[in-house]
The RNA shown here (transfer RNA) has 72 nucleotides and comes from Candidatus Campbellbacteria bacterium RIFCSPHIGHO2_12_FULL_35_10.
The same sequence occurs in records of 2 taxa.
It matches the Rfam family "tRNA".
């Protein structure tokens, strides 16, 4: 330098163009207990970034940034 794959919550993963982006664990609050724990209920929390296509984009296209891999 060229090519490929990937980027979603604190972490691990869903969501193949359509309703308020969902779950588990973690965090916080409450119940629970003599206390702690188990268990139960609740709360907050995310689409790397910029543009394009579309009535509608996490999804499709392009650029940029970042991670990993391959060739030279």
């Nucleotide at each position: 330098g060229c090519c490929c794959u990937c980027g979603u919550a604190g972490u691990u993963c869903a969501a193949u163009g359509g309703a308020u982006a969902g779950a588990a664990c973690a965090a916080c609050c409450c119940c629970g207990u003599c206390c702690u724990a188990a268990g139960g209920g609740g709360u907050a929390g995310a689409u790397a970034u910029a543009a394009g296509u579309u009535c509608g984009a996490u999804u499709c296209u392009u650029g940029u940034c970042g991670a990993g891999g391959g060739c030279a």